[in-house]
RNA sequence: AGGGUUUGAUCAUGGCUCAGAACGUACGCUGGCGGCACGCCUAACACAUGCAAGUCGAACGAAGUAGCAAUACUUAGUGGCAGACGGGUGAGUAACAUGUGGGUAUCUGCCCUUUGGCCUGGAAUAACACGAGGAAACUUGUGCUAAUACCGGAUAAGUCUUUACGGAGAAAGGAUUUAUCGCCGAUAGAUGGUCCCGCGUCCGAUUAGUUUGUUGGUGAGGUAAUGGCUCACCAAGACUACGAUCGAUAGCUGGUCUGAGAGGAUGAUCAGCCACACUGGAACUGAGACACGGUCCAGACUCCUACGGGAGGCAGCAGUAGGGAAUUUUGCACAAUGGGCGAAAGCCUGAUGCAGCCAUGCCGCGUGAGUGAAGAAGGCCUUCGGGUUGUAAACCUCUUUCACCGGUGACGAUAAUGACGGUAGCCGGAGAAGAAGCCCCGGCUAACUCCGUGCCAGCAGCCGCGGUAAUACGGAGGGGGCUAGCGUUGUUCGGAAUUACUGGGCGUAAAGCGCGCGUAGGCGGUAUGGUAAGUUGGGCGUGAAAGCCCGGGGCUCAACCCCGGAUGUGCGCCCAAAACUACCAAACUAGAGGCCGAGAGAGGGUGGUGGAACUCCAAGUGUAGAGGUGAAAUUCGUAGAUAUUUGGAAGAACACCAGUGGCGAAGGCGGCCACCUGGCUCGAUACUGACGCUGAGGCGCGAAAGCGUGGGGAGCAAACAGGAUUAGAUACCCUGGUAGUCCACGCCGUAAACGAUGUGUGCUAGUUGUCAGGCAGCUUGCUGUUUGGUGACGCCGCUAACGCAUUAAGCACACCGCCUGGGGAGUACGGCCGCAAGGCUAAAACUCAAAGGAAUUGACGGGGGCCCGCACAAGCGGUGGAGCAUGUGGUUUAAUUCGAAGCAACGCGCAGAACCUUACCAGCUCUUGACAUACCUAUCGCGGAUUUCCGAGAGGAUUUCCUUCAGUUCGGCUGGAUAGGAUACAGGUGCUGCAUGGCUGUCGUCAGCUCGUGUCGUGAGAUGUUGGGUUAAGUCCCGCAACGAGCGCAACCCUCACCCCUAGUUGCCAGCAGGUUAAGCUGGGCACUCUAUGGGAACUGCCGGUGACAAGCCGGAGGAAGGUGGGGAUGACGUCAAGUCCUCAUGGCCCUUACGGGCUGGGCUACACACGUGCUACAAUGGCGGAUACAGUGGGUUGCUACCUUGCGAGAGGAUGCUAAUCCCUAAAAUCCGUCUCAGUUCGGAUUGUUCUCUGCAACUCGAGAGCAUGAAGUCGGAAUCGCUAGUAAUCGUGGAUCAGCAUGCCACGGUGAAUACGUUCCCGGGCCUUGUACACACCGCCCGUCACACCAUGGGAGUUGGUUUUACCCGAAGAUGGUGCGCUAACCUUUUAGGAGGCAGCCAGCCACGGUCAGGUCAGCGACUGGGGUGAAGUCGUAACAAGGUAACC
Repeated sequence: AGGGUUUGAUCAUGGCUCAGAACGUACGCUGGCGGCACGCCUAACACAUGCAAGUCGAACGAAGUAGCAAUACUUAGUGGCAGACGGGUGAGUAACAUGUGGGUAUCUGCCCUUUGGCCUGGAAUAACACGAGGAAACUUGUGCUAAUACCGGAUAAGUCUUUACGGAGAAAGGAUUUAUCGCCGAUAGAUGGUCCCGCGUCCGAUUAGUUUGUUGGUGAGGUAAUGGCUCACCAAGACUACGAUCGAUAGCUGGUCUGAGAGGAUGAUCAGCCACACUGGAACUGAGACACGGUCCAGACUCCUACGGGAGGCAGCAGUAGGGAAUUUUGCACAAUGGGCGAAAGCCUGAUGCAGCCAUGCCGCGUGAGUGAAGAAGGCCUUCGGGUUGUAAACCUCUUUCACCGGUGACGAUAAUGACGGUAGCCGGAGAAGAAGCCCCGGCUAACUCCGUGCCAGCAGCCGCGGUAAUACGGAGGGGGCUAGCGUUGUUCGGAAUUACUGGGCGUAAAGCGCGCGUAGGCGGUAUGGUAAGUUGGGCGUGAAAGCCCGGGGCUCAACCCCGGAUGUGCGCCCAAAACUACCAAACUAGAGGCCGAGAGAGGGUGGUGGAACUCCAAGUGUAGAGGUGAAAUUCGUAGAUAUUUGGAAGAACACCAGUGGCGAAGGCGGCCACCUGGCUCGAUACUGACGCUGAGGCGCGAAAGCGUGGGGAGCAAACAGGAUUAGAUACCCUGGUAGUCCACGCCGUAAACGAUGUGUGCUAGUUGUCAGGCAGCUUGCUGUUUGGUGACGCCGCUAACGCAUUAAGCACACCGCCUGGGGAGUACGGCCGCAAGGCUAAAACUCAAAGGAAUUGACGGGGGCCCGCACAAGCGGUGGAGCAUGUGGUUUAAUUCGAAGCAACGCGCAGAACCUUACCAGCUCUUGACAUACCUAUCGCGGAUUUCCGAGAGGAUUUCCUUCAGUUCGGCUGGAUAGGAUACAGGUGCUGCAUGGCUGUCGUCAGCUCGUGUCGUGAGAUGUUGGGUUAAGUCCCGCAACGAGCGCAACCCUCACCCCUAGUUGCCAGCAGGUUAAGCUGGGCACUCUAUGGGAACUGCCGGUGACAAGCCGGAGGAAGGUGGGGAUGACGUCAAGUCCUCAUGGCCCUUACGGGCUGGGCUACACACGUGCUACAAUGGCGGAUACAGUGGGUUGCUACCUUGCGAGAGGAUGCUAAUCCCUAAAAUCCGUCUCAGUUCGGAUUGUUCUCUGCAACUCGAGAGCAUGAAGUCGGAAUCGCUAGUAAUCGUGGAUCAGCAUGCCACGGUGAAUACGUUCCCGGGCCUUGUACACACCGCCCGUCACACCAUGGGAGUUGGUUUUACCCGAAGAUGGUGCGCUAACCUUUUAGGAGGCAGCCAGCCACGGUCAGGUCAGCGACUGGGGUGAAGUCGUAACAAGGUAACC
């Protein structure tokens, strides 16, 4: 410090997610030791048992025990002090509760300072004794008694009070020789509290008003004390947008965690404060409480009970049940520290000190060290060579930390006293001995292989893995990380600049209110003086300790602990300064406003008025149609339409002018005239003097549609009706047509209300148009200049880019509004507004990992431009109809082997299935195998011919004959062969072409596809390759931030067409000769033809025109050939997971007496049917008969076969030549002549019968051919569709491969030999440029909504259950206060058998907890039914959107 994830790729926006640290954690696996810490976060749920607060006999009487006694000791009670501390918990509390800093009208036991005093009397009472009641708790009567318990009197320094004279008010002893302790009054302090104030302290406005003791005053009461704290009276205030009230949540802080910091989160342990003690209320005592282990009352709960009545409160320490993912021992000791009481000894102390449990955390240590290569064995992988585990182990040598055993033995207490503890430490001993796991290994993120599995099982933090070769699942080996731990879960901060103070944004990504006026608020021009609130500097106080940080020290180190320092950004006080802000005073004119003079304008309102057009009405003319559409129809019209003419009526809107022209804040505003009226601009100015800007709330305006009332209604036109279109058409189109559109008044308050751009001010290059003014100059319509408005282009700058650019989206300032992932949703609920429609405000659950912006490259478009192609058109001939051939589908079958599937499968693999082929089926049969290599044994061969038997055959037995291996070191030694045997293995046309190589098809012989360097761009990318011409061509030329290059194009290669040279047999024969009857037959020759080798020739080279002086194009000449001369070979980068595992090769998987091998027979040839490709035809351009000339390829010895004979013929029997320019196939056919005369024929030949031929082991299934006979369909072919542009189509025959035989197929060859192309609108395919895009698996794309199904959360909902809260009323425990007190009453008084003062019980009054009643508010749970929403591999219906998305889309 960043990374992953939206895309084909890119930049930016934006969310999700990861790596870090932490925890009072929990869970899973594992677990050696020690130190230091921590340990119910949930039920403030309920608690058994024990302990947690007592002490004092030096306050008092009494009782008891011991003692002979003196006396000592113990204790229930009276009395004193302490139980208000210590310990626990965080329910409540949003508050002066807490933090911080101040304030005063106050209290303070014990302690400390100072001072004065401690005199004199009295009456009771508990204990106790005797009774009574009760189950108990306990209560009660009578009698006795003491005090440091209680009550008087005197005294009064000081105190309080007062009219300053006066008045009020206290006390106690003990020991004794002192000392000492104590008590009372006062005083000062310390300590600890009480009260008040400033400031800080969470969320919600879908909580906006709250309050009646409320706010203040006067007086009184009350308190330690101020105060509505309480009461009476008076006034009507007080709080609140700087957030009152209400609701929800929460103890606050020092600190803790995180973070660079600012911040954010948190408030366990330790420390300070607060609150609470079963729930609620209340007071008493006391210095202090409204009291955790006190009291009273009420309530709930639990327990005891003799049913009458009683007892209790672990949120003290242990512990129990329960809850929960989860949190310990019913331990030891007061030795230390501290607390209470006491004069003290001492007692008490679950505070505390220790121990126990728990890897809960932090820290430290160990589980050994050295050596050791045959790189052992085993495991795993393997290309089988090896690699790795791995110096790791073993072996050898050594050590003993920790643990273990034995001994010694502290500090803590410098005298006594040690729970911890025989602990820490130290010494000795034995032995490598007792001690390693967890997670991960696709990317992020360090770490890779094999096997298993096969979208299954599973993984997953995000992206995503898994559908037969998974580094992602499970196992293993290996590796990486951490280590007594390691992972997971949860939570917090970080990363996240993703709430932005530091430190973000708002044209298009989320985001500027539709516009203005203006309140509060915020901000504010120039200069002077003053003040000192903010501000700045200095000082003082405070900011507890602990913690963090720094330095030092102590435990062997560390964690931990101790000491010192620094810090603590804050608050308060004082001093100083006066620049800035603020305030006060008095000025200024540059902002703002005003006076005056001009100006433009669809600015607004009201009232008039005008013409054109539409429609309607009346009349005239006139006749059959009109209207409407892509085409039609509905509709109108012979009852006279449309058309045309005249007149009239009515309503609405204002052509031309008209213009990125004008005006207005926006919405918006358009004939003309008048009136009323707002704003703006310019010029000039001697006035005012900051009066300004913005603007939360608020108020006003606000298109269209809509609503209300009343008018109006020509045209247009939702709804609606009809006609069309369509699969449907509730649409688009047409004919009608009502609200509405118009007016008046009143509502509504929204729009893609847009410049998707808030308002204001200042600054920052220009150029050019236009509108309204001014000034100057002159040449009078121009130039220059200036102010204001409105446009275009453009620099700096900005921007993710697009773009903006003085009318900013630049540079700044001021103020307001708004945003924080997509969906759910601008929805629900609540509130406000509205007559309604609805508007404004505005969530959550749930769900996804994206959604979205700009630009790029492609692809696509029922977008555009240019261009090409037998693409269309123009032609010629076909297919589709018939019969047959052939292939395919389908069906059938035991099998009909398999593959190929739009073009680019279908006369394709197959250049040839009767057996074989053959892969299929049935049956028979073999198992190291038909074939390869290796081993052992045996035999020397092997092999060929042959007999017989069994068998369908394979095969198994068997006979005879021929032959009797090679080398040799002479060893059965080597090689070779055969047979037998056992194992490794062979074998597979079994699967996967989606694991592959190779080969092939296709776009397409289309003109494209790229690279280097440079340049441009943040980048993907662009440029080059685009543009203007041109070409068959990215062919060439010109231009150009490009310059070059590569693969393609072209050329180089082959062939055909012309010529030349060379050569001249098997070819040829002009001239010469021979020769006959006829052949180049012979001599001879190589001239010609030809053959086959090498050359030449064609290059837009020449001329003219055109073009840009180019490339090129057009025409011409010459030429055998002319603009690529014809044809072929040649196929760029790539696309289609195209085809092929059955050509071959090959990974993986599968079979191994079978999915391998062999054989016989069958099948691949089936046949209702459908399709493709062909052949033959339908006839006269023909059939038949006859005659007859001219080719070129190519093939031939297992062959082609002349010639002869023979057969009607296919053929057959002889026989010759040829291993081929020599011989043979070989005869070409269309042609010509004659005949037939339009018919199912002398067309056509299918089918069938029969007789034959040939090949072959064999023609039944299932060959080809011949003869005779038979003579089917078919008379030119629907929709549709194919080929072809010249030696081409069409037509005619010929040859070859395969092959024993079998061609209508395929591959070649020549003969005869056309028609047409105006042209590029349209169909198809392609190329280039451009445009749009929501597509990128790329339009066979994407994608919307209803319906159906499943699940999820949520709104409404008759109601129902519970919590909380409020007004009013009823009841009124305990208690304090007040009143009364005829009952009772020791202290004091008196005038004393009594009375008084004072007190008590009782009663009364108001206050008040719990409880109750009526009615509300609010929150939550459930709820038949219901609404929409979300999610879900393959459901239904349509096609809305994205391209002009086929009606542009959207608000």
A computed fold for a 1451-nucleotide RNA from an uncultured prokaryote, annotated as small-subunit ribosomal RNA.
The prediction has a mean pLDDT of 84.
Rfam family: Bacterial small subunit ribosomal RNA.